[in-house]
RNA sequence: CUCUUAUCCAGAGAGGCGGAGGGACUGGCCCGAUGAAGCCCGGCAACCAUUCGGAUCUGAUAAACAGAUUCGGGAAGGUGCCAAUUCCACAGAGCAAAAAGCUCUGAAAGAUGAGAG
Numbered sequence: 001c002u003c004u005u006a007u008c009c010a011g012a013g014a015g016g017c018g019g020a021g022g023g024a025c026u027g028g029c030c031c032g033a034u035g036a037a038g039c040c041c042g043g044c045a046a047c048c049a050u051u052c053g054g055a056u057c058u059g060a061u062a063a064a065c066a067g068a069u070u071c072g073g074g075a076a077g078g079u080g081c082c083a084a085u086u087c088c089a090c091a092g093a094g095c096a097a098a099a100a101g102c103u104c105u106g107a108a109a110g111a112u113g114a115g116a117g
Stems, first nucleotide, its partner, number of pairs: 001117008013041001015040003021031003026089003042082003047078002050074010086109001090106006
């Protein structure tokens, strides 16, 4: 970098350093000196791994045991994340006289995890 797949309306500091930018992209709309990015600490979550307990199925009939699936809890490991729904947008449908706006469905792009090349 490419492919596959799952998830993306929840959650996360009035801390230090730092100094002007940031929210992927284009448009909008926002955040920012009552201090942006970045770094450190702190925190959140539970995708992978791990661990504890329950249920079901299978191994052979029972127990013990093992494996698979699933539900719930922990979390010191590997990532990730910590303004606004992935901030909004695009397409279709509905509400609305229309506009604004709202609701539902879908797409594109993107992000993150896991697996593969």